[in-house]
Context: one part of a larger RNA
Molecule: large-subunit ribosomal RNA, domain I
Organism: uncultured Akkermansia sp.
RNA sequence: AGCGCAAGGGGAAUGCCUUGGCACUGGGAGCCGAUGAAGGACGUGGUUAACUGCGAAAAGCCAUGGGGAGCCGUAAGCAGGCGUUAUAUCCAUGGAUGUCCGAAUGGGGCAACCCAGCUGAGCAGAACUCAGCUAACCUGUGCUGAAUCCAUAGGCACAGGUGGGGAACCGCCUGAACUGAAACAUCUAAGUAGGGCGAGGAAGAGAAAUCAACCGAGAUUCCGUCAGUAGUGGCGAGCGAACGCGGAAGAGGCCAAACCGGGAGUAGAAAUAUUCCCGGGGUAUGGACGGCGCACGGCAUCCGAAAGCUUAGUCGAAGUGUAUGGGAAAGCAUACCAGAGAGGGUGAGAGUCCCGUAGACGAAAAGCCGAAGGAGCCAGCCGGAUCCGGAGUACCGCCGGACACGUGAAACCCGGUGGGAAGACGGGGGGACCACCCUCCAAGCCUAAAUACUACCCAGUGACCGAUAGUGAAAUAGUACUGUGAAGGAAAGGUGAAAAGAACCCCGGGAGGGGAGUGAAACAGAACCUGAAACCUUGUGCUU
Numbered sequence: 001a002g003c004g005c006a007a008g009g010g011g012a013a014u015g016c017c018u019u020g021g022c023a024c025u026g027g028g029a030g031c032c033g034a035u036g037a038a039g040g041a042c043g044u045g046g047u048u049a050a051c052u053g054c055g056a057a058a059a060g061c062c063a064u065g066g067g068g069a070g071c072c073g074u075a076a077g078c079a080g081g082c083g084u085u086a087u088a089u090c091c092a093u094g095g096a097u098g099u100c101c102g103a104a105u106g107g108g109g110c111a112a113c114c115c116a117g118c119u120g121a122g123c124a125g126a127a128c129u130c131a132g133c134u135a136a137c138c139u140g141u142g143c144u145g146a147a148u149c150c151a152u153a154g155g156c157a158c159a160g161g162u163g164g165g166g167a168a169c170c171g172c173c174u175g176a177a178c179u180g181a182a183a184c185a186u187c188u189a190a191g192u193a194g195g196g197c198g199a200g201g202a203a204g205a206g207a208a209a210u211c212a213a214c215c216g217a218g219a220u221u222c223c224g225u226c227a228g229u230a231g232u233g234g235c236g237a238g239c240g241a242a243c244g245c246g247g248a249a250g251a252g253g254c255c256a257a258a259c260c261g262g263g264a265g266u267a268g269a270a271a272u273a274u275u276c277c278c279g280g281g282g283u284a285u286g287g288a289c290g291g292c293g294c295a296c297g298g299c300a301u302c303c304g305a306a307a308g309c310u311u312a313g314u315c316g317a318a319g320u321g322u323a324u325g326g327g328a329a330a331g332c333a334u335a336c337c338a339g340a341g342a343g344g345g346u347g348a349g350a351g352u353c354c355c356g357u358a359g360a361c362g363a364a365a366a367g368c369c370g371a372a373g374g375a376g377c378c379a380g381c382c383g384g385a386u387c388c389g390g391a392g393u394a395c396c397g398c399c400g401g402a403c404a405c406g407u408g409a410a411a412c413c414c415g416g417u418g419g420g421a422a423g424a425c426g427g428g429g430g431g432a433c434c435a436c437c438c439u440c441c442a443a444g445c446c447u448a449a450a451u452a453c454u455a456c457c458c459a460g461u462g463a464c465c466g467a468u469a470g471u472g473a474a475a476u477a478g479u480a481c482u483g484u485g486a487a488g489g490a491a492a493g494g495u496g497a498a499a500a501g502a503a504c505c506c507c508g509g510g511a512g513g514g515g516a517g518u519g520a521a522a523c524a525g526a527a528c529c530u531g532a533a534a535c536c537u538u539g540u541g542c543u544u
Stems, first nucleotide, its partner, number of pairs: 001543009015529001016494002020465002022462007029454002031165002039101003042055003046078002050074002061095006070082003106115003116134007136162009169200001170198005180187001184234001210217002221248005231239002252446003255390001259280009286388003289383004297378003301375003308368004313361003319334004335352002337341001343355003395419007405431001426441005481488002501528001504515004
């Protein structure tokens, strides 16, 4: 030195574990904000660095209810307290306080800072302290009021509103490229990603100028089917309906106008003409108008009991002995409960020890739901002369867009641009266009449910993960750290049943170790469960 054997060091794999994640299901809830949000800064404890809570009334204050022997958060210690049969801690509901920044709003500003004005209170006080108010824009009302006579612009006051944030879902505007077409330009990807604005718990759509086909249906939305069909398409790649049928849900309303009444303005000497506003009337089985009639009923608005539900809680069956062991819940013996043998914990594996579970109860307060009833609102039949029934609209040319439909025979729908009707004896549609026929009534508005989503709360589930996995994060994690910044972004779990966390003695400056002691175990000693491999040693055997 090599090869063995034995024993260590080192190292962290592996096994086991789970406080944390992941995915989903069923309910709930679904907006917050000038009454100052979301998110922060700084404070706040007897002692306090961090987290949590809270806000100068600062781990808290008040009230009401629950609960019942302990308590002063994580989190020990020291010091000091509170409470023990009901006024502690704790839990729930409601309220009070709530610094500074932040839409941030008195002005400014390099966020958490600087500087004011007015009014009031304390005070002798102009000082000081405290409280309130003081942004902009929009709408309404009133007052005031230039050039400029009336007026208008402007100004002021008061009242109401807006502003900012939000995971996804939703509407509108804007809008790529990679890619595919085996290249690429029309096309595709895709109206996707991205950007902007806006709304709500949903949004949007919605009560036929719709379809259908000579039979009929009867708003919208969503699902299934029709159907990868009809079509469309460098007829390539691809794109891709509708009618009809089956379901979920179900709901229809209001104006404008004609007509009646009132008011204001303009022109005019006036009659009158005309415009605007307000009230009634009226709304597609049309209405006004004339005649007759006047009650049953309906409603998505407001009020609204009890019950029920949510936000604390309460009750809740049934086992002992024995041996082993540190420890029994495993074994043995013999019982019991079960509307409860889900699950978790307890010194090993517990239906009967603890928490629970099945089942049964419970609310002063707040919220949800919202019956009867009340308030409020809404209504009929006949006639067919006259009047009304949404105009720079419909429609047409040109150019685009969108429709499954790429300009095509290209209707229907939307926009730009130029032209531009009719007036119910009228008008739109039925895929160029025309006729006949059928059907509907545009150019005004609103509308629950069925549908989408899940930041948030509750309950539950998993041929999901088990610490290099599962969230980036099981832990002071979006922390430490990096970057001027946008942004990037970790590592790090396990003593033991219980700290019983090693008094005391010895070596040592200490670290560390040896005894002693605890413990079932200390080769469980905090660098702590198990403790693989690389790597490094010690002893010994053999070989050289």